[in-house]
Context: one part of a larger RNA
Molecule: large-subunit ribosomal RNA, domain II
Organism: marine sediment metagenome
RNA sequence: GCCAGGGAGUGCGUCUAUGUGGCAAGGGUAAUUCUAUACAGAAGUACCCGCAGGGAAACCAAAAAGCCCGCAGGCAACGAGGGGCUAGGUAUGAAAGUGCCUUGAGUCACGUGGACACGACCCGAAGCCGGGUGAUCUAACCCAGGGUAAGGUGAAGCGGGAGUAAAAUCUCGUGGAGGCCUGCAGAGAACUUACGGGCAAGUAGUCUUCUAACCUUGGGCUAGGGGUGAAAAGCCAAUCGAACCCGGUGAUAGCUGGUUCCUACCAAAAUUGGCCGUAGUCAAGUCUCGGAGGAGAUUGCUGGAAAGGUAGAGCUACGGAUAAGGGAUUUAGGGCGGGAAACUGCUCGGUCUCUUGUCCAACUCCGAAUGUUCUAGCAUCGUAGAGUCCGGGAAACGGGUAUCCGUCGUAAGGGUGGAUAGCGAGAGGGGAACAACCCAGACUGGAGUUAAGGUCCCAAAAUAUUAGCUAAGUGUUAAAGGGUAAAAGGUGUUCACAUUCAAAGACAGCGAGGAGGUUGGCUUAGAAGCAGCCACCCUAUAAUAAGUGCGUAACAGCUUACUUGUCAAGAAUGUGAGCCCGGAAAAUGGACGGGGCUAAGCUAAUUACCGAUACUCCAGACGUCCGCAAGGACUGUGGUAGGUAGGCGUUCUGCGAGGGCAAAAGCAUGCUUGUGAGAGUAUGUGAACCUUGUAGAAAUGAGGAUCCUGGU
Numbered sequence: 001g002c003c004a005g006g007g008a009g010u011g012c013g014u015c016u017a018u019g020u021g022g023c024a025a026g027g028g029u030a031a032u033u034c035u036a037u038a039c040a041g042a043a044g045u046a047c048c049c050g051c052a053g054g055g056a057a058a059c060c061a062a063a064a065a066g067c068c069c070g071c072a073g074g075c076a077a078c079g080a081g082g083g084g085c086u087a088g089g090u091a092u093g094a095a096a097g098u099g100c101c102u103u104g105a106g107u108c109a110c111g112u113g114g115a116c117a118c119g120a121c122c123c124g125a126a127g128c129c130g131g132g133u134g135a136u137c138u139a140a141c142c143c144a145g146g147g148u149a150a151g152g153u154g155a156a157g158c159g160g161g162a163g164u165a166a167a168a169u170c171u172c173g174u175g176g177a178g179g180c181c182u183g184c185a186g187a188g189a190a191c192u193u194a195c196g197g198g199c200a201a202g203u204a205g206u207c208u209u210c211u212a213a214c215c216u217u218g219g220g221c222u223a224g225g226g227g228u229g230a231a232a233a234g235c236c237a238a239u240c241g242a243a244c245c246c247g248g249u250g251a252u253a254g255c256u257g258g259u260u261c262c263u264a265c266c267a268a269a270a271u272u273g274g275c276c277g278u279a280g281u282c283a284a285g286u287c288u289c290g291g292a293g294g295a296g297a298u299u300g301c302u303g304g305a306a307a308g309g310u311a312g313a314g315c316u317a318c319g320g321a322u323a324a325g326g327g328a329u330u331u332a333g334g335g336c337g338g339g340a341a342a343c344u345g346c347u348c349g350g351u352c353u354c355u356u357g358u359c360c361a362a363c364u365c366c367g368a369a370u371g372u373u374c375u376a377g378c379a380u381c382g383u384a385g386a387g388u389c390c391g392g393g394a395a396a397c398g399g400g401u402a403u404c405c406g407u408c409g410u411a412a413g414g415g416u417g418g419a420u421a422g423c424g425a426g427a428g429g430g431g432a433a434c435a436a437c438c439c440a441g442a443c444u445g446g447a448g449u450u451a452a453g454g455u456c457c458c459a460a461a462a463u464a465u466u467a468g469c470u471a472a473g474u475g476u477u478a479a480a481g482g483g484u485a486a487a488a489g490g491u492g493u494u495c496a497c498a499u500u501c502a503a504a505g506a507c508a509g510c511g512a513g514g515a516g517g518u519u520g521g522c523u524u525a526g527a528a529g530c531a532g533c534c535a536c537c538c539u540a541u542a543a544u545a546a547g548u549g550c551g552u553a554a555c556a557g558c559u560u561a562c563u564u565g566u567c568a569a570g571a572a573u574g575u576g577a578g579c580c581c582g583g584a585a586a587a588u589g590g591a592c593g594g595g596g597c598u599a600a601g602c603u604a605a606u607u608a609c610c611g612a613u614a615c616u617c618c619a620g621a622c623g624u625c626c627g628c629a630a631g632g633a634c635u636g637u638g639g640u641a642g643g644u645a646g647g648c649g650u651u652c653u654g655c656g657a658g659g660g661c662a663a664a665a666g667c668a669u670g671c672u673u674g675u676g677a678g679a680g681u682a683u684g685u686g687a688a689c690c691u692u693g694u695a696g697a698a699a700u701g702a703g704g705a706u707c708c709u710g711g712u
Base pairs, nucleotide, nucleotide: 001712002711003710004709005708006707011118013116014115015114016113017112018111019110020109021108022107023106026049027048028047032043033042034041035040053060054059066085067084068083069082073078087102088101089100090099091098092097121258122257124255128248129247130246131245132244133243139222141220142219143218144217145216146215147214148212150182151181152180153178157174158173159172160171161170162169186209187208188207190206191205193204194203195202224240226236227235228234261647262646263645264644265643266642271284272283273282274281275280287393288392289391290390291389292388296381297380298379300378301377302376303375304374305373306372312366313364314363319360320359321358323356324355325354326353327352328351329350330349333348334347335346336345337344338343399423401421402420403419404418405417406416407415408414428439429438430437443620444619445618446617447616448615449614453610454609455608456595457594458593462607464606465605466604467603468602469601475597476596489581490580492579493578494577495576496575497574498573499572500571501570509566510565511564512563513562515539516538517537520534521533522532545560549558550557621637622636623634624633625632626631648701650698651697652696653695654694655693656692657691658690659689666685667684668683669682670681671680672679673678
């Protein structure tokens, strides 16, 4: 892991709601007692609830059962219940008034939903407290014992010698000290190693110490908030920041996990407020079920009316910001200049103004759409009972995404708000795959038609049609995610527009010319078209610059503008648009889903077809409603938490009815049947009990809980 068996809302009491039943202005007994028929019958009237309330209390205390409207019903009058008005009791108050109460239904039993106290659906702590058991492990201490191979070093002291006045001192021996050295046994445990399902709940190896604060045996002593500790919160029996055992004990757990048969109807929330509240809970809102009541309700569309200051826009319409230019003015403004001064010129700045050009959440001369409110009509729902109100039961109060809008952030699959939709709780088709993107809301079966999206192959359907574009494999990607691509640039190519030149010959190429005054003046060593400054004329010409570039020291030389010949038909420039190129960089090899495609790419248009649980048709089931029925209507039947309803099965019991040794139950296999839980039956096996109707009672349903026990 698998299989079998076990395994979780129970019991008592009280309260509350509801169902059924008894009695009813009453209902019921409790303990206990009695008895002939004893899970029964009777007694028991204490006591409990109800029949009166108001007031803190003293205390006071409702007979209005009156009048009107009105649902069901009814010809009508009327009209239980219901609504309204009066009236009454009491408290308060000077009063007015206000609060509560009053026109009779309860009570007991049983069943069920829920609440509370209890272990209270089950399993699960770490812990706290009490009483005991432990020092055979280990820590310290006490008593009585035991042990430490071998070797090295050679302290004091002592002796001989030297030495001294005597000492000191030196030297040679002797001697055998030391928490001395090397190193067995013993003790220990520092290390990058090996092993690490082992030899071992740590070992091996290397290593440290080994006459001492040494090691060790037996006995004894200290006990749990206590001991012991050369102190590590170490050790106190493989357990220690408070041992172990039993008990309190089913501690508590707002936390994790699990919680067992079926079908049908409806169907949430992740918000607001409170809480030492933020993993929880209470109230409201949202869901469900029942009841009351009795007529309107509003999610849609159209018309009308109204409020408003957003998007946008605008600003010589205000407030504020702001670019360039012109003009005016300037008060003692700054700078420079002229002038004797008065004053005046230029410039910067300020103010005002004009022209052109801009900006604003906290600007507005303006100003939408959508949305909001009111209203009328339509539509839809509603006497088959809506909206509303009352009561029983919840769940939930961790949300998240897209679009539009706000805000924080450089940004984020980021944070935080508002509105709407969908996911949550929503299947199906498309998007390669993909909760929330597109289509579309799934009762069951069959058939057809479409949606989104597609039609070369994988893979259902066009290798469809017409006209263009692209040559980059650009592309073959609706968007989103998971990356996407900008500005600059392009004599790539297509199209449009504008301007200019051109048969009186353009553009490009080729042939020829490209001159003179003059080396213009100045400057300069020089300056001759071509360092630089100034000027930029005239003449002859088809044309020719006081010179476009190269060049020289300066000239020279080459070239251009310009002119002509030849040739021969378009040429040049600018602007805009389409596709394309380019810009273009990431880590294992690689992605249009893939193959592949020059269309099977892109643009515009057209016609077919495919394609879903959508739509339509046929058949059937169920729900709600109508109907005596037959039958019919639905703009009914997705669904988590959850509410409600109806059923299946297991064990046992009362009563009734049955089956079985001529074969019960159980088991195995098959068949039939029911929407389903299930039921029935045949054959085999098996060998003694079993079932059904009805009523009842439950230790009543298993796949999960790191579930328990057993098997494998």